[in-house]
Context: one part of a larger RNA
This record gives sequence, structure tokens and C1' cells, in this order.
RNA sequence: UGACGGGGACCCGCACAAGCGGUGGAACAUGUGGUUUAAUUCGAUGCAACGCGAAGAACCUUACCUGGGCUUGACAUAUUCAUGAAAGUUUUGUGAAAGCAAAAUCCUCAGAGACUUCGGUCAAUGACAUGUUUACAGGUGAUGCAUGGCUGUCGUCAGCUCGUGUCGUGAGAUGUUGGGUUAAGUCCCGCAACGAGCGCAACCCCUAUCCUUAGUUGCCAGCACAUUAUGGUGGGGACUCUAAGGAGACUGCCUGGGAUAACCAGGAGGAAGGUGGGGAUGAUGUCAAGUCAGUAUGUCCCUUAUGUCCAGGGCUACACACGUGUUACAAUGGGUGGUACAAUGGGCUGCUAAGCCGUAAGGUGGAGCCAAUCCCCAAAAACCAUCCCCAGUUCGGAUUGGAGUCUGCAACUCGACUCCAUGAAGCAGGAAUCGCUAGUAAUCGUGGAUCAGAACGCUACGGUGAAUACGUUCCCGGGUCUUGUACA
Repeated sequence: UGACGGGGACCCGCACAAGCGGUGGAACAUGUGGUUUAAUUCGAUGCAACGCGAAGAACCUUACCUGGGCUUGACAUAUUCAUGAAAGUUUUGUGAAAGCAAAAUCCUCAGAGACUUCGGUCAAUGACAUGUUUACAGGUGAUGCAUGGCUGUCGUCAGCUCGUGUCGUGAGAUGUUGGGUUAAGUCCCGCAACGAGCGCAACCCCUAUCCUUAGUUGCCAGCACAUUAUGGUGGGGACUCUAAGGAGACUGCCUGGGAUAACCAGGAGGAAGGUGGGGAUGAUGUCAAGUCAGUAUGUCCCUUAUGUCCAGGGCUACACACGUGUUACAAUGGGUGGUACAAUGGGCUGCUAAGCCGUAAGGUGGAGCCAAUCCCCAAAAACCAUCCCCAGUUCGGAUUGGAGUCUGCAACUCGACUCCAUGAAGCAGGAAUCGCUAGUAAUCGUGGAUCAGAACGCUACGGUGAAUACGUUCCCGGGUCUUGUACA
């Protein structure tokens, strides 16, 4: 100087407390451990692994296993030699395919020069292609404890440093400590310090109010037309909206407190008030944290195989254990009928309307749309009416049987969905444990990426919309100062 303390002081955080809803019990989905297996590819492992890499394993993917093939190779560059009847294309045999073997077709392009009947022929050489030779290719083989790059975490915590000066023999100290204050090393005051840098804040984006400009594909107040009806039409720019530019919030104003300061409490005005709300943004460093399987890369290893091609299988197994979710256990509910109100997005190998067929999944059909124009599109919870009457039920839907639909060469291993039948566990979950402070939790549906097909996951969007916070004694984590130490 640090680190540590079941030392002290001060401060903060959904850390506790106060509340609301969960997990832990059930079934299923998914990941992991374990076990099994020819293989169940590999990685991630306290917080910070476990719906994680994977924004999507039937083949492919695919790295694993079994079997069958190839060996300058599936891919790149150069080179030796050969060929231009090579290669390619077509066909046949064998085969699961890959491959192997055979047959048919197929006489590339430029061209010094030579010959010529002026049609052309020969031809060094070059290009191109294939085979062949040698260098080499190739490796999701090892090492993340050899590395780059990227990422997680402490933590969006308020810290981490430097120059000059001063002090100390020195390691170092000071500044950065102290008194206040703040979300903040934020600011003020003081001070052997004076300044500065990386962080904080601001500058950026979205959102909340208003104004200006613009008015189609969006809108429709007023004036007309038309219709069973609809901005459908003429028209209009008022309004909504769209998307550009501005205004606005700064403790600016008032009162009180404070050291006359920083700042704090209250108030006015205002759409918004003290960082308005949200996002992006992550200092010096820590964990030899994670990643050689995203890519790059040193070294080591394989080279008729640890490379490469193909078929089938596996990654989907199942006495069990754990994590994360979904659906429930019902009446604030379930069923049936009716009736409203969104936002974000996506669409040409695409989105697909009306109509018709089917109980339905879906089929048929083909209008429109490269989209503020057309389509996906039905929002759902909510509201109204009615049935159920507390039961393992008109709750719950697992499981299983049958019949189908769709995608796709192909749904057996191993897809999703529909209908009929079946109707399991489950009556609120022990110890323990998680999230959340406001348009939040809870609850309800909708879109998108990946994608032929395949979400209860992920991500985005809107609808309805709470309760509680006395407080900081305690638990956990963090910051500052101080103290002790046989630790570095």
C1' cells in the first nucleotide's frame, strides 16, 4: 500500500420489511445430470451452466455410430508428362446410394511459319479442359493454461489514474482526506497543493404537449351526389394521422430552511418539475471466467486417414434426480349464442379476398396487392343473454384406440394439425425459494425472426389494470472513512 475481520462509523440497492403473484406437490413441454447404447456428436457447470451455443436434429443440417466406396482427393494454387475420340452428354450393367465397369455420341479456340487446286491442309507455341506427377490440399483432431477478436460478471457500481509541486532515507503519501450536498469523485466551502485525463452528467434515439410545412394510398367537420349500407363519388385541409423542421423544463419564478454557498422542502404556472418516462451508451481492473465448434491464429498430431463421398441409424433412448416453463385443480369459473374496441409487423419460390365443398384440419377458386391502396386480420380478455349448482363435476385435460388433413423424394424409428371415442393425475402444494415499486405486477390476446413442415421457447406489440413501502434493527451485495492483523 492492499486484502481480510462472526471490528467501528456513515450511505445505497426489490437487500430486508410492507404487499401482490409464483416456483417447490400434479400432468405435459423443454434443457441438464445420471444410466443405457454400436452411437446416444461437441461445448456451457455457484451467483455469471441447465427453453444456454441451437432465430427451429425426419433426409440434409451432422460434427456421432454401422456398413459400402475414393486417395493430389469434395475445395485452392503452381508444376511434370500425356491427350484433344479428352471432358461433357446419353444409355446399359452392378449397387441401398456413392462408386465401379462398359457402350454410343462428341474432332475446342487462337496461331508465328510452311504448302495450296484459294475451298483448305500441316503445324512450333499459347489458351481452355481432362487425366497424370510433385509440391500440397484437408482435419468440427489437441491445447481458451500459448493467443487475437468477441462476450459474461462485479456494475450503469462511482470509482480509476496522471503531470508539476510539497512531505518521507524509502516503499509511498498528498491531490482523491475534512464540513455539507447529490443518483453521481454531482456541486459548494475549507485545505500544500495547483491543474488535467478515463469514467458521471450532457450531446444521440423513442415517448408525453403545442406550432409550422406538406395532403396520397391516410382523414371527413361543413356542402352536394349515390347506395339496403360503406369516404363509395365530387370536393375539402378543418380534425385524426403520417414525417420533416421548430417551441417547450432551465430549480427559470415565489416562500421557507441552509454558511450569504452548494443544495433541500413546499408552492405557482404548465401537457410535462426537479435526471419527466424508457432505450442506446459499461472507466481502471477482477475471475489463467467463457469461446481453438463462428471466424482468425502459434505449437503438436492424422495424411489409402483423425481427410472425403454415400445409405441406414443416432443426437428423439429411460428405474431415476434437478433447473426453466405450459396447462390446471374451478363459480371473480366452464359451456352456448349475441355484440364492441388495438398496436407492432410480414408478403412475388410470396400474402392470398369474395364465392362454393367439408363437422373440422383443409380443399376448390382465383379478384387484388411489389402494398398508409390489396391480403395476412378473427383481436382476446371485456360487455349482454342463457345453461351448469359445488360434484373428481358440463372442472381438468394427460393417455390410448379409430378415421383424416397438410408440408415434403420420404412422416416407421421421429412432424404439426383436425374429428369421433377414451377420459389419468390433480381439490392450492413440506422444508425451502423467485419476480415485481406504476401504466409496473398480474391477466388477455396479436405480430415477427428461424423456417418446406415443425414453439408451451425467444423477441416485439398493444388491451384491461392493482396492492404496498412504518422504516434500515436484522439477511445478502456494494461504496467511503477508520481500526486490528503471526496474511501478500
The prediction has a mean pLDDT of 83.
Predicted 3D model of a 488-nucleotide part of an RNA (small-subunit ribosomal RNA, 3' major domain) from an uncultured Fidelibacterota bacterium.
Its Rfam family is "Bacterial small subunit ribosomal RNA".